[in-house]
This record gives sequence, structure tokens and C1' cells, in this order.
RNA sequence: GCUCUGGUAGUGUAGUGGUUAGCAUGUAACCCUGUCACGGUUGAGACCCGGGUUCGAAUCCCGGCCAGGGCG
Repeated sequence: GCUCUGGUAGUGUAGUGGUUAGCAUGUAACCCUGUCACGGUUGAGACCCGGGUUCGAAUCCCGGCCAGGGCG
């Protein structure tokens, strides 16, 4: 330099153009217990950036940034 894959709660990840953006873990409050742990209920918490297409974009297209793999 070319090419491919990826970027979503603190962390790991799912998501077929119309869902309240889901799950696990973590976390806060409460319940449970003589206490802790385990367990239960509820809550808060996320779409890398800019533009385009579309009635509607996390999803499709273009550019950028970052990470990783392959080729040279």
C1' cells in the first nucleotide's frame, strides 16, 4: 500500500429497514437470613463520528477514526 472482519450499557455479546434496542455479568434499592453468602423482586445504564437513501436507519450506501486478521 491492497483486502477482509468488527465497533451496541462498566464488561462480554444478540439484534431480517417499523421491538419499549434483548441476554449474561456487574451495579443500586428492597425482600429473604440471627449475620455473611446464596437466592428473589424492582430500577438505572448503550447503538464510534459525519453525510446520504428512505415515510421510517443500530441495520442499507459513502467518507473518516479506532481495533484485529490476511496479502505484498
The RNA shown here (transfer RNA) has 72 nucleotides and comes from a Candidatus Micrarchaeota archaeon. The prediction has a mean pLDDT of 81. Rfam family: tRNA. Rfam describes the family as follows. Transfer RNA (tRNA) molecules are approximately 80 nucleotides in length. Rfam classes the family as a transfer RNA.